[in-house]
RNA sequence: GGGGAUGUAGUUUAACCUGGCUAGAAUGGCUGGCUCCAGACCGGCCGAUCUGGGUUCGAAUCCCAGCAUCCCCA
Repeated sequence: GGGGAUGUAGUUUAACCUGGCUAGAAUGGCUGGCUCCAGACCGGCCGAUCUGGGUUCGAAUCCCAGCAUCCCCA
């Protein structure tokens, strides 16, 4: 320098192919119940679509560019 894959809560991940309900779950943090206390268990709350632009009535999803990580070629 060329090509490819991936990017969603602190962490792991679903939805993407085929655009449409308030982006769901687990774990985590906080808190309440239970308990003598803690753990386990049960309830509640908090938190995310890598960035910018485009298409569209509507984008996590499609298109373009960029960024980051990984892989291959040179």
This is a predicted structure of a 74-nucleotide RNA (transfer RNA) from a Candidatus Nanoarchaeia archaeon. Model confidence (mean pLDDT): 83 of 100. The source organism's lineage runs through Archaea, Nanobdellati, Nanobdellota and Candidatus Nanoarchaeia. It matches the Rfam family "tRNA". It is annotated as a transfer RNA. Rfam's curators write: Transfer RNA (tRNA) molecules are approximately 80 nucleotides in length. The RNAcentral record of the sequence draws on ENA.